[in-house]
RNA sequence: CUCAUCCAGAAGGGUGGAGGGUACAGGCCCUGCGAAACCCUGGCAACCGCCUCGUUCGGUUCACCGAUCAAGGAAAGGUGCCAAUUCCUGCCUCGCAACGCAAUCACGUGAGGAAAGAUGAG
Repeated sequence: CUCAUCCAGAAGGGUGGAGGGUACAGGCCCUGCGAAACCCUGGCAACCGCCUCGUUCGGUUCACCGAUCAAGGAAAGGUGCCAAUUCCUGCCUCGCAACGCAAUCACGUGAGGAAAGAUGAG
């Protein structure tokens, strides 16, 4: 940089000693009934890898090989994860509500998208 996923799921202990929820802002929440971090154990999930059965394409010594896509399975391997949707909002579009003579903006609220971020694969 590209692609996929992100409203599901899964916690105990030890060390530690005040912060944490990526960063910033606002909100909300967790936390001395012990935060972060590190370690141990356990667990969740199924991205890669693995197994089974197929699709399509190519090769071919005609029985296989390589690639591809889909379905199913296991959880021994490589990662990841184990409060709250990625805790929510922030930018854009379209609604709704409220105010108002009316319109725009802001605020509230709903849906969609983007950005940012996280994880995996390349």

The RNA shown here (SAM riboswitch aptamer (S box leader)) has 122 nucleotides and comes from a soil metagenome.
The coordinates come from a structure-prediction model, not an experiment, and the mean pLDDT is 79.
RNAcentral holds the sequence, with entries from MGnify.
Of the family's consensus pairs, 97% are formed in the model.